Predicted 3D model of a 120-nucleotide RNA (SAM riboswitch aptamer (S box leader)) from a marine sediment metagenome. The coordinates come from a structure-prediction model, not an experiment, and the mean pLDDT is 81. The RNAcentral record of the sequence draws on MGnify.
[in-house]
RNA sequence: CUCAUCCAGAAGGGUGGAGGGUACAGGCCCUGUGAAACCCUGGCAACCGCCCCGCUCGGUCUCGAACGCCGGCAGGGAAAGGUGCCAAGUCCUGCCUCGCUUACGGCGAGGAAAGAUGAG
Repeated sequence: CUCAUCCAGAAGGGUGGAGGGUACAGGCCCUGUGAAACCCUGGCAACCGCCCCGCUCGGUCUCGAACGCCGGCAGGGAAAGGUGCCAAGUCCUGCCUCGCUUACGGCGAGGAAAGAUGAG
């Protein structure tokens, strides 16, 4: 940089000692009944990888096919591997568009931006 996903799910202990919820702003919340961080144990999920099955798909092989092999795609599975995660929707809002609302304001829907995780 590109692509996919982000309303589901899953906590105890030890060290630590005041912050934390991405940064900024506003809100709201968590926190001395112990924040962040680190460690141990446990768990969640199923992105990669793995297994099974299928295909009117591509490649390879062949004179041409079939089979086989490699890949792709759809479905299912396990959780021993590589990551990730375990308050609240990415905690909510911020920018744009649309709808409702007389307006202020508010509500709803879609998108963007930012971010997180994975794969490349």